Model confidence (mean pLDDT): 86 of 100. A computed fold for a 464-nucleotide part of an RNA from a Chloroflexota bacterium, annotated as small-subunit ribosomal RNA, 3' major domain. Its Rfam family is "Bacterial small subunit ribosomal RNA".
[in-house]
Context: one part of a larger RNA
RNA sequence: UGGCGGGGGCCCGCACAAGCAGCGGAGCGUGUGGUUUAAUUCGAUGCUACACGAAGAACCUUACCUGGGUUUGACAUGCAGGUGGUAGGGAUCCGAAAGGUGACCGACCCGCAAGGGAGCCUGCACAGGUGCUGCAUGGCUGUCGUCAGCUCGUGCCGUGAGGUGUCGGGUUAAGUCCCGGAACGAGCGCAACCCUUGCCCCUAGUUACAUGUGUCUAGGGGGACUGCCCGGGACAACUGGGAGGAAGGUGGGGACGACGUCAAGUCAGCAUGGCCUUUAUGCCCAGGGCUACACACACGCUACAAUGGCCGGGACAACGGGUUGCCAAGCCGUGAGGCGGAGCCAAUCCCCCAAACCCGGUCUCAGUUCGGAUUGCAGGCUGCAACCCGCCUGCAUGAAGCUGGAGUUGCUAGUAACCGCAGGUCAGCCAUACUGCGGUGAAUACGUUCCCGGGCCUUGCACA
Numbered sequence: 001u002g003g004c005g006g007g008g009g010c011c012c013g014c015a016c017a018a019g020c021a022g023c024g025g026a027g028c029g030u031g032u033g034g035u036u037u038a039a040u041u042c043g044a045u046g047c048u049a050c051a052c053g054a055a056g057a058a059c060c061u062u063a064c065c066u067g068g069g070u071u072u073g074a075c076a077u078g079c080a081g082g083u084g085g086u087a088g089g090g091a092u093c094c095g096a097a098a099g100g101u102g103a104c105c106g107a108c109c110c111g112c113a114a115g116g117g118a119g120c121c122u123g124c125a126c127a128g129g130u131g132c133u134g135c136a137u138g139g140c141u142g143u144c145g146u147c148a149g150c151u152c153g154u155g156c157c158g159u160g161a162g163g164u165g166u167c168g169g170g171u172u173a174a175g176u177c178c179c180g181g182a183a184c185g186a187g188c189g190c191a192a193c194c195c196u197u198g199c200c201c202c203u204a205g206u207u208a209c210a211u212g213u214g215u216c217u218a219g220g221g222g223g224a225c226u227g228c229c230c231g232g233g234a235c236a237a238c239u240g241g242g243a244g245g246a247a248g249g250u251g252g253g254g255a256c257g258a259c260g261u262c263a264a265g266u267c268a269g270c271a272u273g274g275c276c277u278u279u280a281u282g283c284c285c286a287g288g289g290c291u292a293c294a295c296a297c298a299c300g301c302u303a304c305a306a307u308g309g310c311c312g313g314g315a316c317a318a319c320g321g322g323u324u325g326c327c328a329a330g331c332c333g334u335g336a337g338g339c340g341g342a343g344c345c346a347a348u349c350c351c352c353c354a355a356a357c358c359c360g361g362u363c364u365c366a367g368u369u370c371g372g373a374u375u376g377c378a379g380g381c382u383g384c385a386a387c388c389c390g391c392c393u394g395c396a397u398g399a400a401g402c403u404g405g406a407g408u409u410g411c412u413a414g415u416a417a418c419c420g421c422a423g424g425u426c427a428g429c430c431a432u433a434c435u436g437c438g439g440u441g442a443a444u445a446c447g448u449u450c451c452c453g454g455g456c457c458u459u460g461c462a463c464a
């Protein structure tokens, strides 16, 4: 000087408490451990791995396994030699395919020609490697932590390491600001500048209709600054209350992450040193596997019902997406879906009837008109192909489950909870995931003793 303390003081955070909904029990989905396997490719592993890389594993993907094949290679560059019926196309036959065979057809550029180039073949140099090392690295990322800190110049103090500044009194979300002081200044952080949302105005307008206005759309501007009043306070910073206002005292949300820590993560996104391998650890192909299943954990979905289930009728969104696409009306089908073909390169058409909700009816506490797992049969769709291993529909079947031990998670307001909708990936989809969007819309916070994490000052130390 730091670190640490079941030392002290001060102070924060859904950290506890208060409260609401959950998880832990059931069934199922997904991930992981384990086990199994020819292979179940690899990575991630307390917090900070486990619906994570996966924003789409039937083939492909694919890196794994088995088998078949190939060796200048699927791909790049250079050199040498060869090649005119050459490059390219390709019937037939073998084969699971890859590949092999090869009748036949048959080119391009420069140049008068000779010849040269491209292509192809052979050879050489090399290519290739998702092989190893994230303890050789770049880049990027997680985490402490949106925490309020981390430093520098000069001066001053100290033999020195170093200290001071950064401390003290107040104050703040904040090393935020004020005042004091051997300090005076400054930098990276904080805040502000950026995006979005809430109010108003202007401009423009093929969206809406009661056709010239407002809703709206998308551009610009205004508005909030403790500006005003009262109280407190050192007359300061600031703070309590109030007025006006759509909005206050950082209005709500986002982007933004200081010096550093964890030899944290990633050589499999990419890049890259070194090492290893080069008739294989490269390359092509078929099939299988990544989907296994006595178990264990993690994240979820659906429930156990009456604040509910079912039936009929009625109402109201927003974000988005659409031309190898979105697909209307109409017709067929109980339905998934099929036929159909209008419109739309989209404020114009389509996806697109949102659902919870409201009204009426029914069920009457029952493992049930709860719950939907599982299984059988019959179908539909995508795709070369749904056996391993897809989704959807109809009929039948109807399992566990009657609120879940110890323990544990999220959330302080348009939040939690509940409800549906859209999108990316994508032929299809194992999405209950993820990223967004709107609808309905709470309860509680006495307080900081305690648990967890953190900041500042101080103290002890046999630690560095």
Base pairs, nucleotide, nucleotide: 001464002463003461004460005459007458008457009456010455011454012453013452015448016447019411020410021409022408023407026302027301028300029299030298031297032296033295034293035292042053043052064288065287066286067285068284069283070282073126077125078124079123080122081121082120083119088105089104093100094099108117109116110115128277129276131275132274133273137271138270139266140265141264142262144260149188150187151186152185153184154183155164156163157162167180168179169178170177194254195253196252197251199222200221201220202219203218204217205216209212225248228242229241230240231239232238304404308363309362310361311360312359313358314357320351321350322349325344326343330339331338332337370401375396376395377394378393379392380391381390417440418439419438420437421436422435423434